[in-house]
């Protein structure tokens, strides 16, 4: 300086956001879905398990590219 979990309220079918409380923890817990990973929703094939397409979510899971403040 940032705010997890909860908790309240609003938006979403949803994962999920977004505002306010509220701090578990971050030296990039700053921005950027590019890549795996999770996750959500349709739809397809499967006896089932499960696998695949397409829309999405997440970067406070792991690389990545970018800038960089205080101590």
């Nucleotide at each position: 300086g940032c705010a997890a979990a909860c908790c309240c309220g609003u938006c979403g079918c949803g994962a999920g956001a977004c505002g306010g409380g509220g701090a578990c923890g971050c030296a990039a817990a700053g921005c950027c879905a590019g890549g795996g990973a999770u996750c959500u929703u349709u739809c397809c094939g499967u006896c089932g398990u499960c696998g695949g397409c397409a829309a999405g979510a997440c970067c406070g899971c792991c690389c990545g590219g970018u800038u960089g403040c205080c101590a």

Description:
Model confidence (mean pLDDT): 80 of 100. Predicted 3D model of a 71-nucleotide RNA (c-di-GMP-I riboswitch aptamer) from a soil metagenome. Rfam family: c-di-GMP-I riboswitch aptamer. Its family is annotated with cyclic-di-GMP binding in the Gene Ontology.